This is a predicted structure of a 78-nucleotide RNA (c-di-GMP-I riboswitch aptamer) from a Planctomycetaceae bacterium. Its mean pLDDT, the model's own confidence on a scale to 100, is 89. NCBI's taxonomy places the organism under Bacteria, Pseudomonadati, Planctomycetota, Planctomycetia, Planctomycetaceae. The sequence was found by an Rfam model in a public genome assembly.
[in-house]
RNA sequence: CCUCGACAAAGGCAAACCGGUCGCGAGGCCGGGGCGCAAAGCCAUGGGUCUCAAUUCCGAGAUCGCCAGGCCGCCGAA
Numbered sequence: 001c002c003u004c005g006a007c008a009a010a011g012g013c014a015a016a017c018c019g020g021u022c023g024c025g026a027g028g029c030c031g032g033g034g035c036g037c038a039a040a041g042c043c044a045u046g047g048g049u050c051u052c053a054a055u056u057c058c059g060a061g062a063u064c065g066c067c068a069g070g071c072c073g074c075c076g077a078a
Stems, first nucleotide, its partner, number of pairs: 004076002012037002017032006035065001041071003045068003048063005
């Protein structure tokens, strides 16, 4: 350095649900809360799913904690 992922160490993130808020909506953000996560960090590139609009043509969004891929990253047992 690259793999790999421990009954290791230091930490990190935060599901459902509740409250507030933004949005037509999927959903996002903040607080509480922890289901879990070795990338549950980032990217909407491909696929999937979801929403709005259309139904002649043409879309526009959401989801990275759905899968794949790309980029970066803590630690160092076997």